[in-house]
Context: one part of a larger RNA
RNA sequence: UGCAUGUGGUGGAUGCCUUGGCGACUACAGGCGAUGAAGGACGCGCAAGCCUGCGAUAAGGCUCGGGGAGCUGGCAAUGAAGCUUUGAUCCGGGCAUUUCCGAAUGGGGGAACCCACCCGCAAGGGUACUCCUGGCUGAAUACAUAGGCCGGGUAGAGCGAACGCAGUGAACUGAAACAUCUAAGUAGCUGCAGGAAAAGAAAUCAACCGAGAUUCCCCAAGUAGUGGCGAGCGAACGGGGAAGAGCCUUCAUGAUUUAGCAUUCUCGUUAGUGGAACAGUCUGGAAAGUCUGGCCAUAGUGGGUGAUAGCCCCGUACGCGAAAACGAGAGUGUGGAACUAGGCAUGAGACAAGUAGGGCGGGACACGUGAAAUCCUGUCUGAACAUGGGGGGACCAUCCUCCAAGGCUAAAUACUCGUAGUCGACCGAUAGUGAACCAGUACCGUGAGGGAAAGGCGAAAAGAACCCCGGGAGGGGAGUGAAAUAGAUCCUGAAACCGCAUGCAU
Numbered sequence: 001u002g003c004a005u006g007u008g009g010u011g012g013a014u015g016c017c018u019u020g021g022c023g024a025c026u027a028c029a030g031g032c033g034a035u036g037a038a039g040g041a042c043g044c045g046c047a048a049g050c051c052u053g054c055g056a057u058a059a060g061g062c063u064c065g066g067g068g069a070g071c072u073g074g075c076a077a078u079g080a081a082g083c084u085u086u087g088a089u090c091c092g093g094g095c096a097u098u099u100c101c102g103a104a105u106g107g108g109g110g111a112a113c114c115c116a117c118c119c120g121c122a123a124g125g126g127u128a129c130u131c132c133u134g135g136c137u138g139a140a141u142a143c144a145u146a147g148g149c150c151g152g153g154u155a156g157a158g159c160g161a162a163c164g165c166a167g168u169g170a171a172c173u174g175a176a177a178c179a180u181c182u183a184a185g186u187a188g189c190u191g192c193a194g195g196a197a198a199a200g201a202a203a204u205c206a207a208c209c210g211a212g213a214u215u216c217c218c219c220a221a222g223u224a225g226u227g228g229c230g231a232g233c234g235a236a237c238g239g240g241g242a243a244g245a246g247c248c249u250u251c252a253u254g255a256u257u258u259a260g261c262a263u264u265c266u267c268g269u270u271a272g273u274g275g276a277a278c279a280g281u282c283u284g285g286a287a288a289g290u291c292u293g294g295c296c297a298u299a300g301u302g303g304g305u306g307a308u309a310g311c312c313c314c315g316u317a318c319g320c321g322a323a324a325a326c327g328a329g330a331g332u333g334u335g336g337a338a339c340u341a342g343g344c345a346u347g348a349g350a351c352a353a354g355u356a357g358g359g360c361g362g363g364a365c366a367c368g369u370g371a372a373a374u375c376c377u378g379u380c381u382g383a384a385c386a387u388g389g390g391g392g393g394a395c396c397a398u399c400c401u402c403c404a405a406g407g408c409u410a411a412a413u414a415c416u417c418g419u420a421g422u423c424g425a426c427c428g429a430u431a432g433u434g435a436a437c438c439a440g441u442a443c444c445g446u447g448a449g450g451g452a453a454a455g456g457c458g459a460a461a462a463g464a465a466c467c468c469c470g471g472g473a474g475g476g477g478a479g480u481g482a483a484a485u486a487g488a489u490c491c492u493g494a495a496a497c498c499g500c501a502u503g504c505a506u
Base pairs, nucleotide, nucleotide: 001505002504003503004502005501006500007499008498009497015491016456017455020427021426022424023423024422025421026420027419028418029416030415031159032158039101040100041099042055043054044053046079049075050074051073061095062094063093064092065091066090070083071082072081106115107114108113116127117126118125119124129156130155131153132152133151134150135149136148137147163194164192165191166190167189168188174181178228204211205210215242216241217240218239219238225233226232246408247407248406250348251347252346253345254344258341260334261333262332263331264330265329266328267327268326269325270324272320273319274318278293279292280291282289294311295310296300302314303313304312357381358380359379360378361377362376363375364374367393388403389402390401391400392399443450444449463490466477467476468475469474
């Protein structure tokens, strides 16, 4: 030095586990905000830090309910001081407090800071802009108007995951290049809104038969078409379903109501509460395992307990429950009123003009200008008036059908930042969220932004008193424990890699 055997170190694979994720389903909720939000800064504890909670009344105050023995949140113990059957801690409803920044709104500003004015003894309150509304004043210019000033407003402003409507609107890509085309009216940006939005009661289709608002799904159908007739794009009629609802306008008269408001009741939500039935033996550190004999079940879903428990614990099935707040429904009262909106009957009236259509240029329609109807309109034009007008895919006639140029409208449909519950031939720590752990953290970047690693002693800390070596680290005894090669760098502990002992070879 090599090989072999044994025994260790290092390392953290594997197995097992799960507090965290992922994906569904159901119900609810679908907004918060000048009564100051979302999000933060700084503070608040007997005690230094971080998290959580809270706001100078500061891990909290008052009150009303629940609950019933301990409590003063977590990391996280120790100590100290207290509270509590005169009901604490805790859970739920309501109320109060709620610094400073932030739409931030008295002015400023490099967010959490600086500087003001008015009223008030003080505490405290007010002072942004726009809009609406009431008043005072008041030019050119006589009346007036513009403007100015003073009041009032629970008006607006900002935030929010997706879904919606509208405005604006790419490119990569595909066409095996590329320009029409495609991607795509997609992504992005902007505005505005609602719990849904949008659309919506035929100037619609159909075809000589008829249907009867809109929306969504299945088929029709990858059909008819469209298309450098390339790549591709791609209907409708009709049929079947989900859902179903129709209405309004100006005036007068008449008889009545609804919404709204108040109150009562019922149901639900926000705390809870009752809730069946087991013992022994053996093994073992421990029984829920084994054996023996029982019991409950409208409960044998699930979790925990020193191994695998229907009957030990929490629960589960099935019942019960609210002082207060909120939601839904029903009844009663009021209710053409002081505000807003509507129904019925009768009578009268109205029924939409720079519009429809046309020319030119675009866009939307499955339809790329085409034989191109239909819809929208930048520009130029421009009717008729129910004895009328639009449509039926150029256009004309006949026929059929409908009534534009005003408006409202639930449901079926879309989505999930969120609350609660249930489930999974979903993951199990290089997986599953980036994040199981104090993670959008540490760290990187001027910034926009990028973005980790990191889980496991044991049933219970019983976390090793005491002695010895040592400066310590560490170790040897002793002790705990079922186990300490479970000793805190702690379950299991693979491989690479590194030792030690022994044998053989050189």
The part of an RNA shown here (large-subunit ribosomal RNA, domain I) has 506 nucleotides and comes from Betaproteobacteria bacterium SCN2.
Rfam family: Bacterial large subunit ribosomal RNA. Rfam links the family to the GO terms ribosome and structural constituent of ribosome.
NCBI's taxonomy places the organism under Bacteria, Pseudomonadati, Pseudomonadota, Betaproteobacteria.
It was read from a public genome assembly.